[in-house]
Overview:
Predicted 3D model of a 74-nucleotide RNA (transfer RNA) from an uncultured archaeon. It matches the Rfam family "tRNA". Rfam describes the family as follows. Transfer RNA (tRNA) molecules are approximately 80 nucleotides in length. It is annotated as a transfer RNA. Gene Ontology term of the family: triplet codon-amino acid adaptor activity. Model confidence (mean pLDDT): 80 of 100.

RNA sequence: GGCCUCGUAGCUCAGCCUGGUAGAGCACUAGACUUUUAAUCUAGUCGUCGCGGGUUCAAAUCCCGUCGAGGUCA
Repeated sequence: GGCCUCGUAGCUCAGCCUGGUAGAGCACUAGACUUUUAAUCUAGUCGUCGCGGGUUCAAAUCCCGUCGAGGUCA
């Protein structure tokens, strides 16, 4: 230098192919229960979807560029 995969909540990830309300589990907060804690149950909070641009009525998703991590070829 070429090619491939990955980057989404505090953490682990789904969603992308086929554009249409951003989700799950854990964690955290509050409440219920309990003598207390834990466990359990209920509710809630947390996101510039790595970054910039383009296409579109509409982009996590499609296109281009770019940064980072891993792999592979030379």